[in-house]
Context: one part of a larger RNA
RNA sequence: UGACGGGGGCCCGCACAAGCGGUGGAGUAUGUGGUUCAAUUCGAUGCAACGCGCAGAACCUUACCUGGGCUUGAAAAUCAUGCGAAUCCCGCGGAAACGCGGGAGUGCCCUUCGGGGAACGCUUGAACAGGUGCUGCAUGGCUGUCGUCAGCUCGUGUCGUGAGAUGUUGGGUUAAGUCCCGCAACGAGCGCAACCCUUGCCUCUAGUUGCCAGCUCUUCGGGAGGGGACUCUAGAGGGACCGCCGGUGAUAAACCGGAGGAAGGUGGGGAUGAUGUCAAGUCCUCAUGGCCCUUAUGCCCAGGGCUACACACGUACUACAAUGGCUGGUACAAAGGGCUGCGAUCCCGCGAGGGGGAGCCAAUCCCAAAAAACCAGCCCCAGUUCAGAUUGGAGUCUGCAACUCGACUCCAUGAAGGUGGAAUCGCUAGUAAUCGCGGAUCAGCACGCCGCGGUGAAUACGUUCCCGGGCCUUGUACA
Numbered sequence: 001u002g003a004c005g006g007g008g009g010c011c012c013g014c015a016c017a018a019g020c021g022g023u024g025g026a027g028u029a030u031g032u033g034g035u036u037c038a039a040u041u042c043g044a045u046g047c048a049a050c051g052c053g054c055a056g057a058a059c060c061u062u063a064c065c066u067g068g069g070c071u072u073g074a075a076a077a078u079c080a081u082g083c084g085a086a087u088c089c090c091g092c093g094g095a096a097a098c099g100c101g102g103g104a105g106u107g108c109c110c111u112u113c114g115g116g117g118a119a120c121g122c123u124u125g126a127a128c129a130g131g132u133g134c135u136g137c138a139u140g141g142c143u144g145u146c147g148u149c150a151g152c153u154c155g156u157g158u159c160g161u162g163a164g165a166u167g168u169u170g171g172g173u174u175a176a177g178u179c180c181c182g183c184a185a186c187g188a189g190c191g192c193a194a195c196c197c198u199u200g201c202c203u204c205u206a207g208u209u210g211c212c213a214g215c216u217c218u219u220c221g222g223g224a225g226g227g228g229a230c231u232c233u234a235g236a237g238g239g240a241c242c243g244c245c246g247g248u249g250a251u252a253a254a255c256c257g258g259a260g261g262a263a264g265g266u267g268g269g270g271a272u273g274a275u276g277u278c279a280a281g282u283c284c285u286c287a288u289g290g291c292c293c294u295u296a297u298g299c300c301c302a303g304g305g306c307u308a309c310a311c312a313c314g315u316a317c318u319a320c321a322a323u324g325g326c327u328g329g330u331a332c333a334a335a336g337g338g339c340u341g342c343g344a345u346c347c348c349g350c351g352a353g354g355g356g357g358a359g360c361c362a363a364u365c366c367c368a369a370a371a372a373a374c375c376a377g378c379c380c381c382a383g384u385u386c387a388g389a390u391u392g393g394a395g396u397c398u399g400c401a402a403c404u405c406g407a408c409u410c411c412a413u414g415a416a417g418g419u420g421g422a423a424u425c426g427c428u429a430g431u432a433a434u435c436g437c438g439g440a441u442c443a444g445c446a447c448g449c450c451g452c453g454g455u456g457a458a459u460a461c462g463u464u465c466c467c468g469g470g471c472c473u474u475g476u477a478c479a
Base pairs, nucleotide, nucleotide: 001479002478003476004475005474007473008472009471010470011469012468013467015463016462019427020426021425022424023423026318027317028316029315030314031313032312033311034309035308042053043052064304065303066302067301068300069299070298073128078126079125080124082122083121084120087104088103089102090101091100092099093098108117109116110115130293131292133291134290135289139287140286141282142281143280144278146276151190152189153188154187155186156185157166158165159164170181171180172179196270197269198268199267201238202237203236204235205234206233207232211227212226215225216224217223241264244258245257246256247255248254320420324379325378326377327376328375329374330373336367337366338365341360342359346355347354348353386417391412392411393410394409395408396407397406433455434454435453436452437451438450439449
């Protein structure tokens, strides 16, 4: 100087407390451990691994296993040798890779018409390629984490033999090393804040594909004429600054209350992550040192595996019902996507879906039905008209192909489950809870992920305690 203390003081955070809803029990989905296996490819392992890399394993992917093959190689570039233009088509064997054979075709440049050359293909040879092989404890890059916590430093000066200190401590204050005052310090940098995006109010500009107040027509649909008012769209501005008033305070910084205002003290949300820590993670994104393989640890192909299953754990979904289930009717979104695409009206099918194809490169057309909600009716507390696992049968769609191993539909079947021990998680407001919708990946496959809106709570006395963190101080057998 740090680190640590079941030392002290001050302070903060859904840290506790106050509440609401879960997880832990059931079934299933998914990841992991374990076990099994020819292989169940590899990595990630307290918080900070475990719906993680994977924004999508039937083949492919694919790195694993078994078998069949290749050896200058699947791809690159160079040289030498020989043959052939290149290229295209067909047959046979085979699971394919591949092997064997046949045919078409003969172009471009130079030429002494013998031939030579270029591009390309094949053969042989050589250097070379190739490696998701090892080392993340050799590395770059990228990332997680403490933590969006308020810290981390420097120059000069001063003090100290020196390590170092001071500044950065102190008194207040703040979300903040934020600001004020004081002070052997005076300044400065990286962080904080602001500048950026979005949302909340207003004004101006603009008016189609959007809108419809008043006027006219109407098949009653903003449908048409028309209109720019309104909504909206998207560009430019305004607006909030403790600015104003009162109080508290060292007259300071600031804090408390009030007015006005759409909004009040950082308005809400996002992006933004200092110096460093964990030899944290990644050599399987990529790059890269070293080591290793080179008729194989490289490459091609078929099939299998990554989907196994006495079990254990994590994360989710669906439930256990009446604030509910079922049937019928009637409303109200936002944000997205669409040409190998989205696909309306119509017809067929109980349905998944099929036929057909209008319109749309989309404020125009389509996906598209929002669902919870509301209004009626049935159920009457039961393993039920709850719940839907499992299984049998019949189908649809995608795709070369759904056996291993896809999703969905219909009929039948109807399991466990009656609110979950110890323990444990999230959340302070348009939040939790609950309800549906969209997108990426993608032929197909979503209970995951990333977004969007609808309905919409309870509680916070407080900081004694648990956990994590910041500042000062103290002790130390630690560095």
Small-subunit ribosomal RNA, 3' major domain from a metagenome, 479 nucleotides, folded computationally. The RNAcentral record of the full RNA draws on SILVA. Model confidence (mean pLDDT): 86 of 100.